About this RNA
RNAcentral holds the sequence, with entries from ENA. Predicted 3D model of a 74-nucleotide RNA (transfer RNA) from a Caldifarciminota bacterium. Its Rfam family is "tRNA". Rfam describes the family as follows. Transfer RNA (tRNA) molecules are approximately 80 nucleotides in length.
C1' cells in the first nucleotide's frame, strides 16, 4: 500500500442483516432500610450513535470519504 472487522451513556455491550419513539447491566446521583457502613429495594438522570457527506418522508441501521483501534497479506 491493499483486503477484512470494529467504533452506540463514565465502563461492558444490545438494537444494524430486514431503515420507523436509542435500550440493558454495572458505576455515579436521590430516597427507603440500618446506630453507621455494606448488602438489598425504589426512583430520577445520563447519548451530536467516531467525524463529514449522500439516498430517503424518515438513518444507529443503506452508500461514499476521512479518523481511530484490531487482524490478514507481498
Nucleotide at each position: 500500500g491493499c483486503c477484512c472487522c470494529g467504533c452506540u451513556a463514565g465502563c461492558u455491550c444490545a438494537a444494524c442483516c430486514u431503515g420507523g419513539c436509542a435500550g440493558a447491566g454495572c458505576a455515579g446521583c436521590g430516597g427507603a432500610u440500618u446506630c453507621u457502613u455494606a448488602a438489598u429495594c425504589c426512583g430520577a438522570a445520563g447519548g451530536u450513535u467516531g467525524c463529514a457527506a449522500g439516498u430517503u418522508c424518515a438513518a444507529u441501521u443503506c452508500u461514499u470519504g476521512c479518523g481511530c483501534g484490531g487482524g490478514g497479506u507481498a